[in-house]
RNA sequence: GACAAAGGCAAACUUAGCGAAAGCUAGGGACGCAAAGCUAUGGGCCUUCCAGAUUAUGCUGAUGGCUGCCAGGCUGCCCAA
Numbered sequence: 001g002a003c004a005a006a007g008g009c010a011a012a013c014u015u016a017g018c019g020a021a022a023g024c025u026a027g028g029g030a031c032g033c034a035a036a037g038c039u040a041u042g043g044g045c046c047u048u049c050c051a052g053a054u055u056a057u058g059c060u061g062a063u064g065g066c067u068g069c070c071a072g073g074c075u076g077c078c079c080a081a
Base pairs, nucleotide, nucleotide: 001078008033009032013028014027015026016025017024018023031068037074038073039072041071042070043069044066045065046064050061051060052059
């Protein structure tokens, strides 16, 4: 980053498995994506097995998650003029 080409990823939903949950992995599937490649580093968001406190409902807290929420860091494919 061209009304171009090659190659790539894969939302919702769904099937199977894992997990307390959030969510994750694999298959199907494409809403989208030029870093939708990697990284929980800062902010943000989700969850609460457990812990604290409570008469109780409910509340508070990641050590659990999300990079397809915004930044930071690291790396990288193709190509006309």
A computed fold for an 81-nucleotide RNA from Herbinix hemicellulosilytica, annotated as c-di-GMP-I riboswitch aptamer.
Lineage of the source: Bacteria > Bacillati > Clostridia > Lachnospiraceae > Herbinix.
The RNAcentral record of the sequence draws on Rfam.
Of the family's consensus pairs, 95% are formed in the model.
Model confidence (mean pLDDT): 87 of 100.